[in-house]
Molecule: c-di-GMP-I riboswitch aptamer
Organism: Evansella tamaricis
C1' cells in the first nucleotide's frame, strides 16, 4: 500500500427490556443493561424495509416522504491490533 480476521492484546460499540425526554408516529437521545458486532465508526447515494404530519381523497384502516432505518443489503468514506 494491498488482502484477510486464526489465535491473541488494548481497547470500543451495544439488541431486546426499563426509565427519562423529543417527535403526528416509525424513530431518536440520555441513563440503566447486554443479544451480539472487526467497521455495530460516519455518510440516506441505489434498492429494500418502517411511519403517515402536510397534503389528496366523499370516505377508508387508502394514497402520499420531504420523516426514520448505517444493528436490512449495495455502494463511499476513515480508522485500531494482528496474520499473510
Nucleotide at each position: 500500500u494491498u488482502u484477510c480476521g486464526a489465535a491473541a492484546a488494548u481497547g470500543g460499540c451495544a439488541a431486546a427490556c426499563u426509565u427519562a425526554u423529543c417527535g403526528a408516529a416509525a424513530g431518536g437521545u440520555g441513563a440503566g443493561g447486554a443479544c451480539g458486532c472487526a467497521a455495530a465508526g460516519c455518510c440516506a447515494c441505489g434498492g429494500g424495509c418502517c411511519u403517515a404530519a402536510a397534503g389528496c381523497g366523499a370516505a377508508a384502516u387508502g394514497c402520499a416522504a420531504u420523516g426514520g432505518u448505517a444493528g436490512c443489503c449495495g455502494g463511499g468514506u476513515u480508522a485500531c491490533c494482528g496474520g499473510g